[in-house]
RNA sequence: CGCGUCACUUGGCAAAUAUGCUGAAAGGCAUAGGCGCAAAGUCACCGGCCUAAGGGAGACUAUGGCAGCGGGACUGCGACA
Numbered sequence: 001c002g003c004g005u006c007a008c009u010u011g012g013c014a015a016a017u018a019u020g021c022u023g024a025a026a027g028g029c030a031u032a033g034g035c036g037c038a039a040a041g042u043c044a045c046c047g048g049c050c051u052a053a054g055g056g057a058g059a060c061u062a063u064g065g066c067a068g069c070g071g072g073a074c075u076g077c078g079a080c081a
Stems, first nucleotide, its partner, number of pairs: 004080003012037002017032006035068001041074003045071003048066003054061002
């Protein structure tokens, strides 16, 4: 330095829920809170899933979302049983 692992260790993130704001909604942000996570850091490229304002007679439909659904790409901390 690379790969691996997460037993020990320094730390990190933060589910559900509650309150407030925002959005048509899905959802997002903040505060509290911790279910969990060795990338639960970032990215919507691929698959998947959610929503349907608008469009459509209707069925439906993403240009809206989900990175804590999976794959992939980029980057990174600690320890070394």